Context: one part of a larger RNA
This record gives sequence, C1' cells and structure tokens, in this order.
RNA sequence: UGAUGGGGGCCCACACAAGUCGUGGAGCAUGUGGUUUAAUUCGAUGCAAAGUGAAGAACCUUACCAGGGCUUGACAUGCUGUGAAUCCUCUUGAAAGAGAGGGGUGCCCUUGGGAAUGUGGACAUAGGUGGUGCAUGGCUAUCAUCAGCUCGUGACAUAAGGUGUUGGGUUAAGUCGCGCAAUGAGCACAACCCUUGUGUUUAGUUAACACCAUUGAGUUUGGAACCCUGAACAAACUGUCAGUGAUAAGCUGAAGGAAGGUGAGGAUGACGUCGAGUCAUCAUGCCCCUUAUGCCCUGGGAGACACACGUGCUACAAUGGGUGGGACAAAGGGUCAUGAUCCUGUGAGGGUGAGCUAACUCCAAAAACCCAUCCUCAAUUCGGAUUGUAGGCUGCAACUUGCCUACAUGAAGCCAGAAUCACUCUUAAUCGCUAAUCAGUCAUACGGUGAUGAAUUCAUUCCCAGGCCUUGUACA
Repeated sequence: UGAUGGGGGCCCACACAAGUCGUGGAGCAUGUGGUUUAAUUCGAUGCAAAGUGAAGAACCUUACCAGGGCUUGACAUGCUGUGAAUCCUCUUGAAAGAGAGGGGUGCCCUUGGGAAUGUGGACAUAGGUGGUGCAUGGCUAUCAUCAGCUCGUGACAUAAGGUGUUGGGUUAAGUCGCGCAAUGAGCACAACCCUUGUGUUUAGUUAACACCAUUGAGUUUGGAACCCUGAACAAACUGUCAGUGAUAAGCUGAAGGAAGGUGAGGAUGACGUCGAGUCAUCAUGCCCCUUAUGCCCUGGGAGACACACGUGCUACAAUGGGUGGGACAAAGGGUCAUGAUCCUGUGAGGGUGAGCUAACUCCAAAAACCCAUCCUCAAUUCGGAUUGUAGGCUGCAACUUGCCUACAUGAAGCCAGAAUCACUCUUAAUCGCUAAUCAGUCAUACGGUGAUGAAUUCAUUCCCAGGCCUUGUACA
C1' cells in the first nucleotide's frame, strides 16, 4: 500500500421491512443433468449455465451414426493435352454415381492462336465445425450506471509511498460550496443524442370533419377550425416567493405552469476484476489428419426415458363456466407477398381473384359491459391431459417426428412443506394484438404494442450486495 475481521462510524440499493402476484405440489411445453444408444453432434455449469448459442432439427440445415461411393478432390491459383459451351434420350442404382447413343459450333482473329467454359493428366497445394479461449485478436457477460480511477508540477518522507482524492456540510453523483501544502488537469458523473409529455408558426394529401350544401356512406363540392402527420421554433433554469442553512452549496414548502427540481423512458458502461465466455460467427500462432479427422449421397439420430433440476403455459372455479348481443386500441407486416368480395363446407379449409403504401388488406381486438342460463362445495356445464375415428394444409416426402379441424373420450388437480423470485405508478397483476426467423411448424418462447388497472413504503434494528473514513492482523 492492499486484502481481510461474527472491529467501529457514516451512507446507499425492492437489500430488509410494509404490501401484491407468483415459483416450490398437479398436467403439459421447453432446456439441462443422468441413464440408454450404432449415434443420441458441439458449446455454455453459483450469482454472471440450464425457453442459452438456436430470429424456428421431417429432407436440407448437420457438425453425429450405419451403409454406398470419390482421391489434385465440392472450392482457389499455376502447367499441359483435348473438346467451344449448353442440350436431349436410354440402361443400371436407394441416391450419389457409372455406362451407351444422338444433335451441335458460336465470339475475337495476324490463321499461329486467344477469351470464356467442359473434361483428362502430373505436381505444387486445396480442405478440416480436428486440438489448444491457459498462445491470441475481435466481440461479450459480470461487479455496476456502482462513483469511482489516475496524472503533471509543487512541497513532505532515507525509501516503499503519501499529499492532492482527507476534514465540516451537501448531492443520484470525486455533484457543488467552505476549509486545507497544495495548485491544476484527464477518464468516468452530468450535459450534448433519440422517443415521449404542452403550445405557436407553417404545410393540408391518400389522413381529419365544427360549419354550409349534399349522399346509401366524409360519398362529393366548398372551407382549414378540430384530430392527425411532417418541418421549424418556444418552454423548466431552483427562474420567482417564504422558511431554513454558515450571508455558501443546498434542503423544505408555496405560487404560476402541460410538465418542478435528473419531467418520464432509452441509448450511453471509467481504471480494473474473474488465466470469466467464445479457435463452432469471423480472424489467427502452434500442433494434428491428407485414398482421410477431407468431400458426395441414402437412411437414421439430435424428438430415446426408472429418474433429478431450471424456466414457462394451463388450471383447480361463481370476482366463475357456457350461449347470445352491441362497443372501445396502439404498433407492426404485405408483390415468388397480402388477400377484400362472392360461392361452398359443421369446421380446419377449398374455388374465385377486386384493390394496395396515411388510399387496399392482414383486422376479429380481448378482457370490460348488457340480457337471460348453470345453483354450490360436486371432481361439477370446473379442468382439460390422454386416447380413438374421420378429415384439412404445407411440402418430392408428415412412419420414426409437423401443425390445424370435427365428433367421441374425459386423467391429475379442490390453492400447494421446507424454501424462494419479481415488483414503488400508468408500475404489479389481468387482457388481447403484432413483427422477425419461416414452404410448413412443434411459439405456451423471444422482441414490440396498446386496453383495464391496484396495494403498501411506519422505518434502517436485522439479512444480502456495494461506497467512504477509521482501527486490529502471525496474510500478500
């Protein structure tokens, strides 16, 4: 100087407390371990692995296994021989591939050849999702959006080093005053950036419609007020007042205001820690394979199943279930796409194919609300697993192993032990909608979006994590 202490002081955080909903019990979905297997490809393993890489494993993907094949190779450059290339038919085969036959000669051109391309050969070499993340780059998680981490010059100390950065206040903040052998500066903090909340000006088409006329209909004409959309400005700064404080920094209350003290949310992540993660995104040193650890193909596997764990969905009901009715969003997507309308089917769907970038369309929002129904503690009109039959869609192909529909079937489950997670406001909880990936889909996931909309916070004693000062230490 650090590290550390069941030492001390100060402070902070959904850390506890006060509350709300869960998980842990059930069924299923999904991931992991284990077991099994010819193979169940590989990585990730306390927080910070386990709905993670994977924004989508039937083939492909695919890296794994079995079998069938290739060996200058599926791919690149160089040398050489030959044929332009392309195309069609047949045989064999699970396919990859192998064999046979046919048609056919273009472009440039000095008539030597060349370009492009197929095929044969020899060698340099290709290739490797093989190893090492403890050889590495790059990227990333984490402590932590915690408030820290340092430097120049000066003065102090023999030196390691200290001072500054400590102190008394204050802040979300090493934020800002005051004091001080320090005085200045840098990286983080804050601000600048994006979205959102209010208004003004301007612009009104494909959006909107108060008024005038008009229609089946904002449909049409006028009009530019409103909503909305785009652009440019304004606005918030403890600015004002009162109290308090050291006449400071600030804090408390009030006014005005759409908004008040960081307005709300996002992006933004210091020095470093963990030899943290990734050689399977990519790049890369070294090592290893080279008729195979490379490459092509068919089929299988990654979906197995005594079990254990994680993350979720659906429930156990009456604040509910089922039937009917008429309402109210936002944000997204659409041309190999989305699909209105009409016809058809109980339905999933099928046929038709108008229109489309503020225009058409996906589109039906769902909870909520209204009317009647079930009638009570019952495994039921709760719950929907499982199973059977009949169908639909995608796709060469749905057995292993897809999704959806109809009818039938109707399991566990009556609120869950020890323990444990998240959350402080338009939040939790409840409710739908939607994008990416994508032929289809195992999505109950993940990212976004709106609708309805709470309870509690007396406080810092304690638990966990962290910051500053101080102190002990046989530790470095």
RNAcentral holds the full RNA, with entries from SILVA. Predicted 3D model of a 476-nucleotide part of an RNA (small-subunit ribosomal RNA, 3' major domain) from Trichopus zeylanicus subsp. travancoricus. The coordinates come from a structure-prediction model, not an experiment, and the mean pLDDT is 81. Lineage of the source: Eukaryota > Tracheophyta > Mesangiospermae > Trichopus > Trichopus zeylanicus.